The RNA shown here (SAM riboswitch aptamer (S box leader)) has 114 nucleotides and comes from Lacibacter luteus. Of the family's consensus pairs, 91% are formed in the model. Taxonomically the source falls in Lacibacter (Bacteria, Pseudomonadati, Chitinophagia, Chitinophagales).
[in-house]
């Protein structure tokens, strides 16, 4: 980098440095920002993907492996801590319309594979 699978309406911020942008790229909207953006550092927290514990099932001679439910957050690997992934963009359906619903694309994160 590519592919596969799962999730994305919940949750969780203070301080220091810095100094004008930021909310994935684009377009349109709407927001955040000198009462301090991005970035970096420190500390704290959220969550439960990996992890850990228990139970059950399947496979196995066994060790164990896999799957499912539940629980935990001490330790470890990530991630995250404005707004639904901020909203829309493509398609379908409903509607006179405004708009709504569902799906897709794209993206993010995790685990795995090459």
């Nucleotide at each position: 980098u590519a592919c596969u699978u799962a999730u994305c309406a919940a949750g969780a911020a203070a301080g220091g440095c810095a100094g004008a942008g930021g909310g994935u790229a684009a377009u349109g909207g709407c927001c955040c920002g000198a009462u301090g953006a991005a970035g970096c550092c420190u500390u704290g927290g959220c969550a439960a993907c990996c992890u850990c514990u228990c139970u059950c099932a399947a496979c196995g001679a066994a060790a164990g492996u896999u799957g499912a439910c539940a629980g935990a957050a001490c330790a470890g690997g990530u991630g995250c801590c404005a707004a639904u992934u901020c909203c829309a963009u493509c398609c379908a359906c409903a509607g006179c319309a405004a708009u709504g619903u569902g799906g897709g694309u794209a993206g993010a994160u995790a685990a795995g594979u090459c």
Model confidence (mean pLDDT): 79 of 100.